RNAcentral holds the sequence, with entries from ENA. This is a predicted structure of a 72-nucleotide RNA (transfer RNA) from Candidatus Colwellbacteria bacterium RIFCSPLOWO2_12_FULL_43_11. Its mean pLDDT, the model's own confidence on a scale to 100, is 81. NCBI's taxonomy places the organism under Bacteria, Bacteria candidate phyla, Candidatus Colwelliibacteriota. Its Rfam family is "tRNA". Rfam classes the family as a transfer RNA.

């Protein structure tokens, strides 16, 4: 030095170029309960960075960055 890949809530997973980005697990609040746990109902919270393409980017396409393999 070259190449493949991956980076989305706190964590783990979804998402055909068009949705209010969704689910579990966790938080908070509120119902249940003598008091919790169990359940039930609500609510926060997230697309690595910068650019291009397009009517529209989480996708596509370029550079960078970080994690992981491969090859030297």
């Nucleotide at each position: 030095g070259c190449c493949c890949u991956c980076g989305u809530c706190g964590u783990u997973c979804a998402a055909u170029g068009g949705a209010u980005a969704g689910g579990a697990c966790g938080c908070c609040u509120c119902c249940c309960u003598g008091c919790g746990a169990a359940g039930g109902a609500g609510g926060a919270a997230a697309u690595c960075c910068a650019g291009g393409u397009u009517c529209g980017a989480u996708u596509c396409c370029u550079g960078g960055u970080g994690g992981g393999g491969g090859c030297a």